[in-house]
Context: one part of a larger RNA
C1' cells in the first nucleotide's frame, strides 16, 4: 500500500413510523352546558270517541214584583207623556202581630180586629203630585228558556273483573250471552302553549416577532414621512360615534390676550381711564393649517340648513368621497354692487336585502277596479369583528384522528450579547499617616460564549429529552503539587499578582436531582467546553400519552411549570472510524 478474519459502536443529522408535541385548515369526530335551531318524550289546556239529571254560583233575553231620601218644602218628588178626577162593601181609615228594606224618619207586602172614608189642582219647587193610566231608567228579588264554569248524581257509550253460560269437541285465545266493579273519568286520535343535551345537526372571528392571556379592529389630527403626492410596524401623541333654530343668511358696525401707570370698598387677579402691544388672544368640541384689510366681539331684519340642474375638474382598484362657476324657478338681507345651496376647514359614520310612513299616478296578468309592485322623499343597524357570511350560535379533549408547516414553538446548533461570568481603564474614597499591601463610589472599554433571553436561520415523508452508570478528550479564567514579584511579609500561617495545564483531584446520609446542606477523609477534593459529551453503550428514578386519587378552578365537559401511587426504552452493522490480528 492492498486484501480478509474477530470485535466495539463515534458518525453516515444510521434504520423503522408523511411527528403523536406546537400552530395552521372559515379539516373531522366524540364529549359538555344556563351557546343557537330543532326533535323523541313528558306536563298541561281545547275538541272528537261523550251520553242523561240535579244542585250551585255569574251571564244574556222576556215575564212578574219592588226599588229610587241634596237644599226649599206638610215629605224617601227616578224621568217623560197623558190626564180632572181616581180608590172604596170584592172592605178605606185607624190598631195588632210577622216577613223584608232602610238614609232609622220611615216605605212595601201579608194576616187578624175594624167599620166608612182615603187621595188628588191649591202655596212653596228648576220639574207635580204613588190621585189615576201608559211607556222607559238605576238596583234588587222571583219565575221560565238559553248559555258559562264548578259540584254531585245515573248508566247506555268506553275501560276492567267472573271459580258463570254458549260458538265448542280442547282452549286462562277470540267473539257473544249473563252477572259485577268503574264510568263519560280513564284511554286513544288532532290542535295549541310549556318542558326538553334524553337526542341531533351546526357555531364557538382575526391580526399577532408561536399560540394562548393581554390589546386591538371604523373615523379624524399631528410626528414617523426621507421639502410634491403615497408610504409599515402590538412605532410615538391625542380625539370622534356630537353641537348649535343659532353658534345659519345677509346689511351695518368693532378688535385681541398680556404689560406698565392712574383709580372707592377692591387684595396678585372683578369693574373704570390712559399708554405700549401683528396677535402670543377668540374662532361650541382634538389637533394640524388658518385667520384682525376676519373666518374673532357686537346689532338689525331674516331662513339660501332652498327645488330642478349642472360646465368642469380633483382623490380612489372598486364602491365611494370632494370641489364647482353658471342656468331656470321662487326668495332673505342690501340704497346698490351684490352676497346667500348651512357652520374658518379638515371627524360626528353603515353597502345590499327586507319592513314601515307620505307621495306622484307609470304598470295593473281577460275588462274595470283592486291587491301587488315601480318612481320621488323618509325611517327602522355599537350589522363597532364597523366592505356588513345567519333574522337566530358557546365550551372540552391527556380517548382522540386527518391534512400540512421548519411558512410556527418547546431540544440542540446557528447569529446576537441586552442579561451572565471574567477582564481593563479612572480614582471619588476606606485603610492612624498614604489612591492603587489589601480594598474601590460614580463612570469608561472589552473579551467570552458556560446562564436568562432575543432572532426563528437547517432539521416537524421525527435531530429522543433530565439525572445517574460506563468510557471518556480539550481549554486554562489553576483546588493540589512547580518557580516567582509585592506585602500594611519579623519566623509561621496568609492575602495578592505572574509564569505553569505533566500528574492528580475522595467515600458516604437525604433529595429523580443537576445544584445544594450534612458527615468523615485528604495535598487538592478546580471552574468549564465537547448536540447542557456519551440511551444502533446500559438504566428510566424524574418529566411528557393512555388508569386512579387529593387540593383548587370551572354550572359542566374537564383543566393545573400543584401533589400522588402505577405505567412495553427496538435495531442480526453496509459504509467511514478504532481495537485485536492474518495474508500478499
Nucleotide at each position: 500500500c492492498c486484501c480478509g478474519c474477530a470485535g466495539c459502536u463515534a458518525g453516515a443529522c444510521g434504520g423503522a413510523a408523511a411527528g403523536a408535541c406546537c400552530c395552521c385548515g372559515u379539516g373531522a369526530a366524540c364529549c359538555u352546558u344556563a351557546a343557537c335551531u330543532g326533535u323523541a318524550g313528558g306536563a298541561u289546556a281545547g275538541u272528537a270517541u261523550u251520553g242523561g239529571g240535579c244542585u250551585u254560583a255569574g251571564g244574556c233575553c222576556c215575564a212578574g214584583c219592588a226599588u229610587g231620601c241634596g237644599u226649599a218644602g206638610a215629605g224617601u218628588a227616578g224621568c217623560u207623556g197623558g190626564g180632572a178626577g181616581a180608590c172604596u162593601a170584592u172592605a178605606a181609615a185607624g190598631u195588632c202581630g210577622g216577613a223584608c228594606u232602610c238614609u232609622c224618619g220611615g216605605g212595601u207586602c201579608c194576616g187578624g180586629c175594624g167599620a166608612a172614608g182615603u187621595c188628588a189642582a191649591c202655596g212653596a219647587u228648576g220639574a207635580a203630585a204613588c190621585a189615576c193610566c201608559a211607556g222607559c231608567c238605576u238596583u234588587g228579588u222571583u219565575g221560565u228558556g238559553c248559555u258559562u264554569g264548578a259540584g254531585u248524581u245515573c248508566u247506555a257509550a268506553c275501560c276492567c273483573c267472573g271459580u258463570c253460560c254458549c260458538g265448542u269437541g280442547a282452549a286462562u285465545c277470540c267473539g257473544g250471552g249473563c252477572g259485577g266493579u268503574g264510568g263519560a273519568c280513564a284511554g286513544u286520535g288532532c290542535u295549541a302553549u310549556c318542558u326538553g343535551g334524553g337526542c341531533a345537526g351546526u357555531u364557538u372571528g382575526a391580526c399577532u416577532g408561536g399560540g394562548g392571556c393581554g390589546g386591538u379592529c371604523u373615523c379624524c389630527u399631528c410626528c414617523c414621512a426621507a421639502a410634491a403626492g403615497g408610504u409599515a410596524a402590538c412605532g410615538g401623541a391625542g380625539g370622534a360615534g356630537u353641537u348649535c333654530a343659532a353658534a345659519g343668511g345677509u346689511a351695518c358696525c368693532c378688535u385681541c390676550a398680556g404689560c406698565c401707570c392712574g383709580g372707592u370698598u377692591g387684595g396678585c387677579a372683578a369693574u373704570c381711564g390712559g399708554g405700549c402691544a401683528a396677535a402670543g388672544a377668540g374662532c361650541g368640541u382634538a389637533a394640524a393649517c388658518g385667520u384682525a384689510g376676519a373666518a374673532g366681539g357686537g346689532u338689525g331684519c331674516u331662513u339660501g340648513a332652498c327645488u330642478g340642474c349642472g360646465a368642469g375638474a380633483c382623490c380612489g382598484a372598486u364602491a365611494g368621497g370632494u370641489c364647482g362657476a353658471g342656468c331656470a324657478g321662487g326668495g332673505a338681507c342690501g340704497a346698490a354692487a351684490g352676497u346667500c345651496g348651512g357652520a374658518g376647514u379638515u371627524a360626528g359614520u353603515g353597502a345590499u336585502c327586507c319592513g314601515g310612513c307620505g307621495g306622484u299616478g307609470c304598470u295593473g296578468g281577460a275588462u274595470g277596479g283592486a291587491a301587488a309592485g315601480a318612481c320621488c322623499g323618509u325611517c327602522g343597524c355599537u350589522c363597532a369583528a364597523c366592505a356588513g357570511a345567519u333574522a337566530a350560535a358557546a365550551g372540552g379533549u391527556a380517548c382522540u384522528c386527518c391534512g400540512g408547516g421548519g411558512a410556527u414553538a418547546a431540544c440542540a446548533g446557528g447569529c446576537u450579547u441586552a442579561u451572565c461570568u471574567c477582564c481593563u481603564c479612572u480614582g471619588a474614597g476606606c485603610g492612624u499617616u498614604c489612591a492603587u499591601a489589601g480594598c474601590g463610589g460614580c463612570g469608561a472599554g472589552g473579551a467570552g460564549g458556560u446562564u436568562u433571553g432575543g432572532c426563528a436561520c437547517c432539521u416537524c415523508g421525527a435531530u429522543g429529552u433530565c439525572g445517574g452508570c460506563u468510557c471518556a478528550u480539550c481549554g486554562c479564567a489553576u483546588c493540589c503539587u512547580g518557580g516567582g514579584g509585592g506585602u500594611g511579609g519579623a519566623g509561621a500561617a496568609g492575602c495578592u499578582c505572574c509564569c505553569a495545564a505533566g500528574g492528580g483531584u475522595u467515600u458516604g446520609g437525604c433529595u429523580g436531582u443537576u445544584c445544594g446542606c450534612c458527615a468523615a477523609u485528604g495535598a487538592a477534593a478546580g471552574c468549564g467546553g465537547u448536540a447542557c459529551g456519551u440511551g444502533a453503550g446500559c438504566u428510566g428514578g424524574g418529566u411528557u400519552c393512555a388508569g386512579a386519587c387529593c387540593g383548587u378552578c370551572g354550572u359542566g365537559a374537564g383543566a393545573c411549570a400543584g401533589g400522588u401511587c402505577g405505567g412495553u426504552c427496538c435495531c442480526u452493522a453496509u459504509c467511514u472510524g478504532c481495537u485485536g490480528u492474518g495474508g500478499g